[in-house]
Parts: sequence; structure tokens; C1' cells
RNA sequence: GGGCCCGUAGCUCAGCCUGGUUAGAGCGGCCGACUCAUAAUCGGCUGGUCGGUGGAUCGAGGCCACCCGGGCCCA
Repeated sequence: GGGCCCGUAGCUCAGCCUGGUUAGAGCGGCCGACUCAUAAUCGGCUGGUCGGUGGAUCGAGGCCACCCGGGCCCA
């Protein structure tokens, strides 16, 4: 230098193929129940510039272009 893959909640990821529902799950954190108490369990709550910018579209997490970060391969 070239090709491919990944980037979504504090962490691990789903959703992207095929655009339209209010953007979700588990874990975590907080409050409560239970218990003599703790753990486990149960209930509620909390948490997002969907990597960035621009474009096409009535409409983008999902499409297109460029850029940034990480990984693998080729040279």
C1' cells in the first nucleotide's frame, strides 16, 4: 500500500440480509421484598450522539461515499 471483518447501554451481544413497531436482551448499578443477617431468588427502576461526517429517501441502527478506531490476511 491492497482486500475482508468488526464498532449499538458501564461489559458481552441481538437487531442490519428485506428501511417504517417506542431501539432490545443478559450481566452490572440503584431501591425494595424475602432472611436473625448475608448470598441466592423475586419485583421495580436506571442506562444509548447506534464510531464520525456527508449523501440518496417522505423516512436510516440497517442503503451509498469518505474518514476514525480495532482485528485478520496478502504484499